[in-house]
RNA sequence: GAGCCCGUGGUCUAGUGGUUAUGACGCUUCGUUCACAGCGAAGAAAUCCCCAGUUCAAAUCUGGGCGGGCUCA
Numbered sequence: 001g002a003g004c005c006c007g008u009g010g011u012c013u014a015g016u017g018g019u020u021a022u023g024a025c026g027c028u029u030c031g032u033u034c035a036c037a038g039c040g041a042a043g044a045a046a047u048c049c050c051c052a053g054u055u056c057a058a059a060u061c062u063g064g065g066c067g068g069g070c071u072c073a
Stems, first nucleotide, its partner, number of pairs: 001072007010025003018056001027043006049065005
């Protein structure tokens, strides 16, 4: 330098145009326990990497940028 793929709560992840963005782990509170762990219940936490466009409607489609990965040179 070229091609392809990826970017969503603290971490991992589902979501391929329309409902309140899904689940697990972690975290907080409550219950259970002498206490801790475990278990049960509840809760907080993501303007979906950035900018622009298309559309009645965009995490999702298009263009550009940024970052990461793989392959080739």
Predicted 3D model of a 73-nucleotide RNA (transfer RNA) from Candidatus Woesearchaeota archaeon CG10_big_fil_rev_8_21_14_0_10_37_12.
RNAcentral holds the sequence, with entries from ENA.
Model confidence (mean pLDDT): 82 of 100.